[in-house]
RNA sequence: CGAGCCGGCCGGGCGGUCGCGUCGGGUGCCCCUCGGGGCGCUCGCCGAGGAAAGUCCGGGCUCCACAGGGCAGGGUGGUGGCUAACGGCCACCCGGGGUGACCCGCGGGACAGUGCCACAGAAAGCAGACCGCCGACGGCUCGGCUCGCCGGGUCGCCGGUAAGGGUGAAACGGCGGUGUAAGAGACCACCAGCGCCCGGGGUGACCCGGGCGGCUCGGCAAACCCCACCCGGAGCAAGGUCAGACAGGGAGCGAUGAGGGCGGCCCGCCCGAGCUCCCGGGUAGGCCGCUGGAGGCCGACGGCAACGUCAGCCCGAGAUGGAUGGCCGCCCCCGGCGCCUCGGCGUCGGGACAGAACCCGGCUUACAGGCCGACUCGUCCG
Numbered sequence: 001c002g003a004g005c006c007g008g009c010c011g012g013g014c015g016g017u018c019g020c021g022u023c024g025g026g027u028g029c030c031c032c033u034c035g036g037g038g039c040g041c042u043c044g045c046c047g048a049g050g051a052a053a054g055u056c057c058g059g060g061c062u063c064c065a066c067a068g069g070g071c072a073g074g075g076u077g078g079u080g081g082c083u084a085a086c087g088g089c090c091a092c093c094c095g096g097g098g099u100g101a102c103c104c105g106c107g108g109g110a111c112a113g114u115g116c117c118a119c120a121g122a123a124a125g126c127a128g129a130c131c132g133c134c135g136a137c138g139g140c141u142c143g144g145c146u147c148g149c150c151g152g153g154u155c156g157c158c159g160g161u162a163a164g165g166g167u168g169a170a171a172c173g174g175c176g177g178u179g180u181a182a183g184a185g186a187c188c189a190c191c192a193g194c195g196c197c198c199g200g201g202g203u204g205a206c207c208c209g210g211g212c213g214g215c216u217c218g219g220c221a222a223a224c225c226c227c228a229c230c231c232g233g234a235g236c237a238a239g240g241u242c243a244g245a246c247a248g249g250g251a252g253c254g255a256u257g258a259g260g261g262c263g264g265c266c267c268g269c270c271c272g273a274g275c276u277c278c279c280g281g282g283u284a285g286g287c288c289g290c291u292g293g294a295g296g297c298c299g300a301c302g303g304c305a306a307c308g309u310c311a312g313c314c315c316g317a318g319a320u321g322g323a324u325g326g327c328c329g330c331c332c333c334c335g336g337c338g339c340c341u342c343g344g345c346g347u348c349g350g351g352a353c354a355g356a357a358c359c360c361g362g363c364u365u366a367c368a369g370g371c372c373g374a375c376u377c378g379u380c381c382g
Base pairs, nucleotide, nucleotide: 001378002377003376004375006373007372008371009370010369012331013330014329015328016327017326018325020047021046023044024043025042026041027040028039029038030037031036049353053364054363056362057361058360059359060358061235062234063233064232073231074230075229076228077227078092079091080090081089082088093107094105095104096103097102108226109225113224114223115220116219117218130165131164132161133160134159135158137156138155139154140153141152142151143150144149145148173191174190176188177187178186192216194213195212196211197210198209199208200207201206239288240287241286242285246281248279249278250277251276252275253274259271260270261269262268295314296313297312299310300309301308302307332351333350334349335348336347337346338345339344
């Protein structure tokens, strides 16, 4: 310098102006049971995200259910650790890919049982043999000759074989040799695989080494199933609280006039059969839940790491028809065009994905552009 691989981070900046929301202060008007409340104006602080998203997992919180155990149902699945928990994360093991940094794995069990294996192929599970190879017998036929045999071809039939061909994702270990009519773990050496035993290392998954055996008996469990472990249900419209209206119940007063109207009170006049209080369920509506938390930043220590412990500092949205936006100026980044002293200037256009609604830990998906760090391979130079 080129190519690549992994991780972390940012996701426009500053200023002005108009507007919106919560909270706090001030103030005007109105209501008031004098505690306060409502509607405005004004000032100040603060005001979306790395994914707030999908709602796919897990937990906190709330209510309901629950002695214990089991069945059904769902989930998880190498090992060790982290965590409140997880299907998450870290480290390692095994298998696969890459020259490498590194990446991928939906990674328990196929001698418990059942089922499936498309197409092709003879055959897809336990036995079997399409072409081929080999042998015996028979027919036909060719050639040779010492005339009865020898050698060959072809057809039929019987038997042997699984070396070779061909099919497939997968074909009953591989390669070499002995052997044989041809062959075959039939036998032998090596290798691969399986099982058992021994020694060593590791917490473990597993790894390394040695010996023996039968010679080797396919795959699929994201098919049913088996094994081990985990899981009660619903969700902030959870749930609680204040409480109009209205159903219901009780008590008291009342034609010897309750109660209402005539501007507040008394007298008076008029109308007149209901009125008042309490209990009560809880609707509309208000309030709480509501955001200070498994919280953030920085540092020290332990650990390979995920993470944990300790110390210091900080407070960073809480709406309820749902605020967080628009415009202008300067700068930044990208692209096009023009000028040109080849490095700038001018001009035009663009700057993503998306948006809280109880909170938190993850996963997944979307995303213009940019920054930083570790590492690998290749070429050249020292």

Bacterial RNase P class A from an Actinomycetes bacterium, 382 nucleotides, folded computationally. The model forms 94% of the base pairs in the Rfam consensus. The prediction has a mean pLDDT of 76.